Notes: A computed fold for a 363-nucleotide RNA from an uncultured Pelagibacteraceae bacterium, annotated as Bacterial RNase P class A. The model forms 91% of the base pairs in the Rfam consensus. It was read from a public genome assembly, where an Rfam model found it.
[in-house]
RNA sequence: CCAGAUAAUCGGAUACUCGCUAGCAUUGCUAGAGGAAAGUCCGGGCUCCUUAGAGACACAGUGCCAGUCAACUACUGGCGAGGGUGACCUCAGGGACAGUGCCACAGAAAAUAAACCGCCUUAUCAAGGCAAGGGUGAAACGGUGUGGUAAGAGCACACCGGGUUUUUGGUAACAAAAAUCGCACGGCAAACCCCACUGGGAGCAAGGCUAAAUAGAGGUGACAUUGCUAAAUUUCUAUGAAAUUAGCUAAAAAUAGUCUUUAAUUAGUUACCUGGGUUAGCCGCUUGAGCUUAAACGCGAGUUUGAGCCUAGAUAAAUGAUAUCUUCAAUGACAGAACCCGGCUUAUAGAUUAUCUGGCAAA
Numbered sequence: 001c002c003a004g005a006u007a008a009u010c011g012g013a014u015a016c017u018c019g020c021u022a023g024c025a026u027u028g029c030u031a032g033a034g035g036a037a038a039g040u041c042c043g044g045g046c047u048c049c050u051u052a053g054a055g056a057c058a059c060a061g062u063g064c065c066a067g068u069c070a071a072c073u074a075c076u077g078g079c080g081a082g083g084g085u086g087a088c089c090u091c092a093g094g095g096a097c098a099g100u101g102c103c104a105c106a107g108a109a110a111a112u113a114a115a116c117c118g119c120c121u122u123a124u125c126a127a128g129g130c131a132a133g134g135g136u137g138a139a140a141c142g143g144u145g146u147g148g149u150a151a152g153a154g155c156a157c158a159c160c161g162g163g164u165u166u167u168u169g170g171u172a173a174c175a176a177a178a179a180u181c182g183c184a185c186g187g188c189a190a191a192c193c194c195c196a197c198u199g200g201g202a203g204c205a206a207g208g209c210u211a212a213a214u215a216g217a218g219g220u221g222a223c224a225u226u227g228c229u230a231a232a233u234u235u236c237u238a239u240g241a242a243a244u245u246a247g248c249u250a251a252a253a254a255u256a257g258u259c260u261u262u263a264a265u266u267a268g269u270u271a272c273c274u275g276g277g278u279u280a281g282c283c284g285c286u287u288g289a290g291c292u293u294a295a296a297c298g299c300g301a302g303u304u305u306g307a308g309c310c311u312a313g314a315u316a317a318a319u320g321a322u323a324u325c326u327u328c329a330a331u332g333a334c335a336g337a338a339c340c341c342g343g344c345u346u347a348u349a350g351a352u353u354a355u356c357u358g359g360c361a362a363a
Stems, first nucleotide, its partner, number of pairs: 001359010012325004017321002020032005034334001038345002041343005046203004050264008059199005064078005079093001080091004094194002099192002101188003116134002118130004142160006161183001162181008207283004217274007227248003231245006253266002290309008
């Protein structure tokens, strides 16, 4: 100097100018759309369904080990496999001897799978032996070499690969070493499935309050309607009975996946249909698992402690205009908050920083 890899930052600043919205100590002051606000993919906080426990089923998700976090399928570190000269990157990473299924075409044969060419017995036919060489294919009953054989074959041996056992290291996934065994009926589960673990649902248009108005409307079912009281009232055939009110209590029923069961709660529960009124205002609504910074601990994701800060809450939808400046340009790329937060994914003009890898040249 060129090419690459990884991790990040900015994506405007200024103004006693004018304009809009909110708040306040109100004629002024303070604040006002992102790094992704997008997607609605995942996880939660919060609200409600009556409140939970246990079990089963259905459905869905995750899938090597350890850790972080409110939690996760996210993130961090490691192991293993694959890609790359390398820095680094990727992984939907349990099970194929529980079962079912698939492997087109080509090829002799595609898994209880085989002889097309070829080699040998043999000069030829028939017959027999071979799976070493060649061919087909994504894949053909481990690989290389030596010996042996009629020709061959783990047939035998050496090394590699694979299974089993033991030892060592590591929290573990796993790795290394030693011994031993000729060891092979393949691949696909991002095919159905099996195993292990996890999981209520709906969602701020959730949900609540106030005001106002209407018709305290009408109909059809299902289940239940037990008992007690020296509590009160009324009636009668009057030391009892009946009815009503009140209190207590039992049962059925009532759970935002279904069923069973246990405890609590309510005291009648519940399903469907017809019709009418209301569409206004307020809350929820922004102080948060919040942000910035320093120290300590940790490989790291992060954790703990101290100090400082308060940074939109609109409601048919505010957050704009003008002027100047910079690095040459600027509301310029991608693009606008609507309950909030943690991740992931996607889009992005231009500018900048740090570390590492490869190549070239010079000293």
It matches the Rfam family "Bacterial RNase P class A". By type it is a ribozyme. Rfam's curators write: Ribonuclease P (RNase P) is a ubiquitous endoribonuclease, found in archaea, bacteria and eukarya as well as chloroplasts and mitochondria. Its family is annotated with tRNA processing, ribonuclease P activity and dimeric ribonuclease P complex in the Gene Ontology.